Model confidence (mean pLDDT): 89 of 100. Small-subunit ribosomal RNA, central domain from a Pasteurellaceae bacterium, 349 nucleotides, folded computationally.

Context: one part of a larger RNA
RNA sequence: CUGGGCGUAAAGGGCACGCAGGCGGAUUGGCAAGUUAGAUGUGAAAGCCCCGAGCUUAACUUGGGAAUAGCAUUUAAAACUACUAAUCUAGAGUUGUUUAGGGAGGGGUAGAAUUUCUCGUGUAACAGUGAAAUGUGUAGAGAUGAGAAGGAAUACCGAAGGCGAAGGCAGCCCCUUGGGAACAAACUGACGCUCAUGUGCGAAAGCGUGGGGAGCAAACAGGAUUAGAUACCCUGGUAGUCCACGCCGUAAACGAUCUCGAUUUGGAGGCUGGAGCUUUAUGUUUUGGCUUUCGUAGCUAACGCGUUAAAUCGAGCGCCUGGGGAGUACGGCCGCAAGGUUAAAACUC
Numbered sequence: 001c002u003g004g005g006c007g008u009a010a011a012g013g014g015c016a017c018g019c020a021g022g023c024g025g026a027u028u029g030g031c032a033a034g035u036u037a038g039a040u041g042u043g044a045a046a047g048c049c050c051c052g053a054g055c056u057u058a059a060c061u062u063g064g065g066a067a068u069a070g071c072a073u074u075u076a077a078a079a080c081u082a083c084u085a086a087u088c089u090a091g092a093g094u095u096g097u098u099u100a101g102g103g104a105g106g107g108g109u110a111g112a113a114u115u116u117c118u119c120g121u122g123u124a125a126c127a128g129u130g131a132a133a134u135g136u137g138u139a140g141a142g143a144u145g146a147g148a149a150g151g152a153a154u155a156c157c158g159a160a161g162g163c164g165a166a167g168g169c170a171g172c173c174c175c176u177u178g179g180g181a182a183c184a185a186a187c188u189g190a191c192g193c194u195c196a197u198g199u200g201c202g203a204a205a206g207c208g209u210g211g212g213g214a215g216c217a218a219a220c221a222g223g224a225u226u227a228g229a230u231a232c233c234c235u236g237g238u239a240g241u242c243c244a245c246g247c248c249g250u251a252a253a254c255g256a257u258c259u260c261g262a263u264u265u266g267g268a269g270g271c272u273g274g275a276g277c278u279u280u281a282u283g284u285u286u287u288g289g290c291u292u293u294c295g296u297a298g299c300u301a302a303c304g305c306g307u308u309a310a311a312u313c314g315a316g317c318g319c320c321u322g323g324g325g326a327g328u329a330c331g332g333c334c335g336c337a338a339g340g341u342u343a344a345a346a347c348u349c
Stems, first nucleotide, its partner, number of pairs: 003321004007303002012317001014201004021194003025088006033081002035077008049065006091191001092188004096183004103177007110154001115149007125136002162169002206247006215241002220236004258316006266294012278281001298305002322349003331342004
């Protein structure tokens, strides 16, 4: 480079936005760059191919012909692509009326529970386990009543349920704010799709500075268990978990399934809009959006997927190319560090 691939065999970037690039709806006209056809020139000779000739033949030599990607000039065509002019509304978007939602940021507030403290009652245990012990308690614990403090998380509702691009999001109220869906017209008139580099977002852990610290709990200490027990179990317990600001940029960041569009039998649910009908009901019919499950055709190595495709097509990007060495070394870039990212080879099977 080409081919074949990427749910589970190697392989979809964690997610989005988006410049360049690639690709791009309908109609009419123009143009003729691409495209197509013709002509001319060139495309050395030799070689290859065809028909002959010469060495007894062949190899070899030799005559003629054909062929030659392409390039240049020129004539013509106008379907397609490009360009250009004009128009259109099916893609995309705007406006309006509704509508569902743990979508995001900020502020406030509530109740239950744990812990601690104070006071009262009260007495010998409590706690813990497979069994124990460490631990707590006569300096009055545990239990119980009253009060206070403080931090974190929001039982029930709650769901195969909802929202969000992903990460993720849950008590209640207020403020600010993003996105989606339906309906009905009107408007703009291809404004679109994808996207290397880039930019932003990105669980947990970790890092920096300053707060906070109830519970939980790496590390650590002790008690057990055990042959040992640097564990599993128990008693404690510090970082951390929480907040603000700033880093980190990784996860089985998973649907292990990139984004967008089109086409193709169905059934049963869930959430959320619209319309109709009637006997106005816990009714019924129908039409959108999202979502779960079963399955037709088809696909698949099988498992399975199956209108939310892994079916059938198209556009664009990313990635794979035997196992180990290795997501490592070196170098670059990024980071306070931890490390991240890009990414080999020798050797070996």

The full RNA is in RNAcentral, with records from ENA and SILVA. NCBI's taxonomy places the organism under Bacteria, Pseudomonadota, Gammaproteobacteria, Pasteurellales, Pasteurellaceae.